[in-house]
Context: one part of a larger RNA
Molecule: small-subunit ribosomal RNA, central domain
Organism: uncultured bacterium
């Protein structure tokens, strides 16, 4: 390569945005570049296959067909794919009216704990554990009650709730700002769909530079525990968790499940959003369209299980896999400030 895969066996980039490439709705006519069947003459000899003649064979010497050809040449046909004009709307966008949300950033304020300080009342222990200690306290501690500082997180609401592309987002206000979804079915008319490189956006730790530091705390100090204890327990702590602006760009970044779009029996929730019944309003049933969750038909699957939001049936168009170890490594590149990341072998082995 080719054939078969990527939910748990080897495999879906973490995540969008999107050039270039690949692919692409209904319909008219019009081209003939591709695709197809069809006709058309042609394909020297020699090889090479069969058959022969030689001669112990080879070499070589006649003759026929084959194959070479699933190609090229020429001609017509116009279904399919392309290009060209021109309709269309169902894909996809727009517009009008709505309503829900921890979606994003920036100001702002709020009450609850917890330390700490300061003042009072009090008097001896408190704290911690499996049990103790080491800590704290007669310099007055822990209890409580006033009042004050200060950072950080936001109980209850809360929900297989809701919102984003993922990472992720949750205490009220406010200003700016995205995206989805409902309902009309007004417009544009193919504008699409995936995307290699690119570019963006990416928890936590970490790293640079100022700041802040309440509580937790790597690292470190003590007690303890043990045989020992580099540990789990316990008492203390610094980075570090906060916040500006700049790097790192990685995680079981998991649904271990690429994105898009079509079709294939149900049932029972549950969130938005429009309609119908009912009703004073409501409670309730019921219908559609959008999310989100259990169970399950057929079907698929080595089973586990998935199951209309598929791991069923099918297309587009990426990425990726090929025995374990060595090796999420070395060398080289290219990014970083560094710490590393990316991209990646080979020797041996089994």
């Nucleotide at each position: 390569u080719u054939g078969g895969g990527c939910g748990u066996a080897a495999a879906g980039c973490g995540u969008g945005u999107g050039c270039a490439g690949g692919c692409g709705g209904u319909u008219u006519g019009g081209u003939a570049a591709g695709u197809u069947g069809g006709a058309u003459g042609u394909g020297a000899a020699a090889g090479c296959u069969c058959c022969u003649g030689g001669c112990u064979u080879a070499a070589c010497u006649g003759g026929g067909a084959g194959a070479c050809g699933u190609c090229g040449u020429u001609c017509a046909g116009a279904a399919c794919u392309g290009c060209c004009a021109g309709a269309c709307u169902g894909g996809a966008g727009a517009a009008u009216g709505g309503g829900a949300g921890a979606g994003g950033g920036a100001g702002g304020u709020g009450g609850a704990a917890u330390u700490c300080u300061g003042g009072g009342u009090g008097u001896a222990g408190u704290g911690g554990u499996g049990a103790a200690a080491u800590g704290c306290g007669u310099a007055g501690a822990u209890a409580u009650c006033c009042a004050g500082a200060g950072g950080a997180a936001c109980a209850c609401c809360a929900g297989u709730g809701g919102c984003g592309a993922a990472a992720g987002c949750g205490g009220c206000c406010u200003c700016c700002u995205a995206g989805a979804c409902c309902a009309u079915u007004u417009c544009u008319g193919a504008c699409g769909c995936u995307a290699a490189g690119a570019c963006a956006c990416g928890a936590a730790a970490g790293c640079u530079a100022g700041g802040g530091u309440a509580g937790c705390a790597a690292a470190c100090g003590g007690g303890a525990u043990u045989a020992g204890a580099g540990a789990c327990c316990c008492c203390g702590g610094u980075a570090g968790u906060c916040c500006u602006a700049g790097c790192u760009g990685u995680a079981a970044a998991c649904g271990a499940u690429g994105u898009a779009g079509a079709c294939u029996u149900g049932g029972c929730g549950u969130u938005g959003g429009c309609g119908g019944a009912g009703u004073u309003a409501a409670a309730u049933c019921u219908g559609c369209c959008a999310g989100u969750g259990c169970c399950g038909a057929a079907g698929c699957u080595a089973a586990c299980g998935c199951g209309u939001g598929a791991a069923g049936u099918c297309u587009a168009c990426c990425g990726c896999c090929u025995g374990g170890g060595g090796a999420c490594u070395a060398c080289g590149a290219u990014c970083g400030c560094a710490a590393g990341a990316u991209u990646a072998a080979a020797a041996c082995u089994c």